[in-house]
Molecule: FMN riboswitch aptamer (RFN element)
Organism: soil metagenome
RNA sequence: AUCUUCAGGGCAGGGUGAAAUUCCUGAUCGGCGGUGAUGGUGGCGCAGCCACACAAGUCCGCGAGCCGCAAGGUAGGAGCUGGUGAGAUUCCGGCACCGACGGUUACAGUCCGGAUGGAAGAAGAU
Numbered sequence: 001a002u003c004u005u006c007a008g009g010g011c012a013g014g015g016u017g018a019a020a021u022u023c024c025u026g027a028u029c030g031g032c033g034g035u036g037a038u039g040g041u042g043g044c045g046c047a048g049c050c051a052c053a054c055a056a057g058u059c060c061g062c063g064a065g066c067c068g069c070a071a072g073g074u075a076g077g078a079g080c081u082g083g084u085g086a087g088a089u090u091c092c093g094g095c096a097c098c099g100a101c102g103g104u105u106a107c108a109g110u111c112c113g114g115a116u117g118g119a120a121g122a123a124g125a126u
Base pairs, nucleotide, nucleotide: 001126002125003124004123005122006121013025014024015023027110028109029099030098031062032061033060034059040052041051042050043049044048057097058096065074066073067072079095080094081093082092083091101113102112103111
């Protein structure tokens, strides 16, 4: 560089109502890359050091979505606190918070639809 494959999860139960998986209660979900002190496996010259894989929804970026003819824009979507420690917004504890567009007998992260789509990227082959 070319090709191939893969690449998103989720309202149980209860209440009100003519009608709600949309409201109330309660439940539940977390794409990709980076960073990353616990823990795991292996090694060594073993108070320790090294290697490997995994590890953040709220840190740094990206995709999707949304806006735009396009270039491009949009993270101003969301985290505080206690602990340990030389060092943690990543570990442990506690309590919070966030979530495109269109549709709908009634307001949606979770239902239906665009989507048998697109894509950050991952793996493999040449």